The RNA shown here (transfer RNA) has 74 nucleotides and comes from an archaeon.
Rfam family: tRNA. The family's RNA type in Rfam is transfer RNA. From the family's description: Transfer RNA (tRNA) molecules are approximately 80 nucleotides in length.
The prediction has a mean pLDDT of 81.
RNA sequence: GCCCUUAUAGUUUAGUCUGGAUAGAAUGAGAGGUUGCGGACCUUUUGACGUGGGUUCGAAUCCCACUGGGGGCA
Repeated sequence: GCCCUUAUAGUUUAGUCUGGAUAGAAUGAGAGGUUGCGGACCUUUUGACGUGGGUUCGAAUCCCACUGGGGGCA
């Protein structure tokens, strides 16, 4: 330099192929219940689509570029 692949809550991830309206779950964190105190358990709150454009009535999803991670060729 070229090619492939990947990026979603603090963390692990579903959803992407086949566009559809509040992006789901687990875990973590905050509060409450329970308990002699704690743990476990129950209730509740919290928080995410890498960046910028394009297509479309509508984009996490499709297209392009860029950025970061992983891999291959030279």

The RNAcentral record of the sequence draws on ENA.